Source information: The prediction has a mean pLDDT of 81. Transfer RNA from Entomortierella chlamydospora, 73 nucleotides, folded computationally. The organism belongs to Entomortierella, within Eukaryota. RNAcentral records the identical sequence in 3 taxa.

Formats: sequence, C1' cells, structure tokens
RNA sequence: UGGGUUCUAGUCUAACAGGUAGGACACUUAAUUUUGAUUUAAGAGAUUGGUAGUUCGAAUCUACCGAACCCAG
Repeated sequence: UGGGUUCUAGUCUAACAGGUAGGACACUUAAUUUUGAUUUAAGAGAUUGGUAGUUCGAAUCUACCGAACCCAG
C1' cells in the first nucleotide's frame, strides 16, 4: 500500500434474505441462613464502534471514518 473478516450492556452471546433489541454471567433489592455461600422471587442497565444516506421503518442495506485480526507485497 492492496484485499478480506469482525465491532450489540461490566463480560459473553442471539436477532432466519429490513418490522417493538432477547438470553446467560455479573449487579441491585427482598426472602431463606448466626454470617457468608447456595437457593428462591423481583428489578435496573445497550436507539447495536462513529457520522451520514436509502426506506413508511435500519443491528441488518449503501458511503466515509475509527479500532482489532488475517492474507499479499
């Protein structure tokens, strides 16, 4: 320098050719327990790497930018 893949909550991960972003762990509260752990119940948290575009509607399609990784030189 060229080509390719990926980016969703604190962590991991799903969303089938566009239609309300879900789950697990972790976290908070309550119950249980002498305490902790375990267990049970309830709860909060992501407009999806960023900015635009297309569309009635974008995590999904398009452009540019950023980051990580792979291949070639």
Its Rfam family is "tRNA". Rfam classes the family as a transfer RNA.